Molecule: FMN riboswitch aptamer (RFN element)
Organism: Bradyrhizobium vignae
This record gives sequence, structure tokens and C1' cells, in this order.
RNA sequence: CGAUGUUCUCAGGGCGGGGUGAAAGUCCCCACCGGCGGUAAGGGCCGAAAGGCCCAAGCCCGCGAGCGCCUUCCGUGAGGGUCAUCCCGAAGGGAAGGGUCAGCAGAUUCGGUGCAACUCCGAAGCCGACGGUCAAAGUCCGGAUGAAAGAGAACGGUC
Repeated sequence: CGAUGUUCUCAGGGCGGGGUGAAAGUCCCCACCGGCGGUAAGGGCCGAAAGGCCCAAGCCCGCGAGCGCCUUCCGUGAGGGUCAUCCCGAAGGGAAGGGUCAGCAGAUUCGGUGCAACUCCGAAGCCGACGGUCAAAGUCCGGAUGAAAGAGAACGGUC
């Protein structure tokens, strides 16, 4: 230094103005926001150099929460079996667990430079869980004082 164990800490931003309307932070016009790891021809710092370190993509490659799905359990019990107070048991409901397995599920082009760019420069675009709501939500409220990609610290032994 790398791998590994335990514990702990941290881990998301954004509706301002106008219009319509009985009502909209939900519609329309303008506005605003961009989690984590990787990649990096840009930027910064160190160095005489070789080189090293740090930062750098919403839409390039992956990941995460949510919904869905699967498993188990709880309770309900349509219906069915039986001599039976016994047994089986669909849909819908609740709880816990799993974590990509099959999904919702995401979104970029054009021009320039160059050996090389979906990463640089310029321009024009596009995307954003579920439930709620006097009216349809990336920006409000809620699950959530939750969970988590991951980041870091302390301690321990082993390779």
C1' cells in the first nucleotide's frame, strides 16, 4: 500500500414573475434544480524534468431510494371437501425479508478544434418514483427523525 473483520459518523437541490380560472408553487409563458462510483484532450497545485496530487458529464458506462415483482408470516374468508366441533382455500388487505432477478425507467444532438471528444469550446434541445391535493407537481405536502449508492474515521487480526 492492497485485501479483509467490527464499530461509529456523514450521505439531495429547486416555483421567483406573469396568464387563465371559483380553485393551480400542479395547467400555459418565462424561471429554477441536478445524488453516488467510473471514464477524462479541460482547470488548479507541486516538480529542474520524468511525473505526481486534487477538481471536472443530469442525458457515455454502471449504481441508489420509490413503485412493481418474488418469498415467508398474519388476519379476512368467496368457494369447496368431510361423519365432524375438522380440513383445503381464490381475489383484495397488513407485516417482515430479498435486491435486478422480469419490469416502471429516464433523457443529446448539431457545429468547432484535434491523431483522438456523446466528456473540451459554442449552440440548440431533452429528462426527472410513488401517494396526496377545490385542478394534472422534478420544485408543495406525505411515507422520511426512514432507507441507501457510497464517502470517511477508529480499532483488531490475517494474508